[in-house]
RNA sequence: UUAAAAAUAAAAGCGCCAGAACUAAUAUGAAUUUCAAUUUAGUUGACGAGGAUGGGGAGUAUCGAUUCUUCGGCGGGUGCCCCACGGUAUGCACUACCGUAAAAGGUUAAUAAAACUACGAAGUAAUUUGUAGCACAACAUUAGCUAGGUGUUAAAA
Repeated sequence: UUAAAAAUAAAAGCGCCAGAACUAAUAUGAAUUUCAAUUUAGUUGACGAGGAUGGGGAGUAUCGAUUCUUCGGCGGGUGCCCCACGGUAUGCACUACCGUAAAAGGUUAAUAAAACUACGAAGUAAUUUGUAGCACAACAUUAGCUAGGUGUUAAAA
């Protein structure tokens, strides 16, 4: 140094990079301001808000912001569908909507970060990163108000 095994740490705009783009060096071709392509090594490759009952299934799975490569690809994933269990519709059953803060809907209010600016640090460079200042979102979330089906029973408002 390589391979195998074991242990520890680490996540959901999360992880990775072979397309693409960019940087450096090197041989080649054409040109004399340089350009093209090859090889090697590097760099970029999602900004926050929000989201987990259990099992199974499929699989490009919410919202907005941005000078939009945040392009493209692979893997994963709190989303979606079915079943079970549970909650609510003042009892019970069905049905519907939800998921332990456990109706959809409507309405009022509240709540970002990157970006940007300034001062730095590392690197030949592409680029990476720290501190301070500073705004602006959403069909998301939280709080309040509003808002409930059929049948049965003496009754379920």
A computed fold for a 157-nucleotide RNA from Clostridium gasigenes, annotated as glmS glucosamine-6-phosphate activated ribozyme aptamer. The model forms 88% of the base pairs in the Rfam consensus. Its Rfam family is "glmS glucosamine-6-phosphate activated ribozyme aptamer". It is annotated as a riboswitch. Rfam's curators write: This entry contains a glucosamine-6-phosphate activated ribozyme that is found in the mRNA for GlmS. GlmS is an enzyme that uses fructose-6-phosphate and glutamine to generate glucosamine-6-phosphate. Its mean pLDDT, the model's own confidence on a scale to 100, is 78. RNAcentral holds the sequence, with entries from Rfam.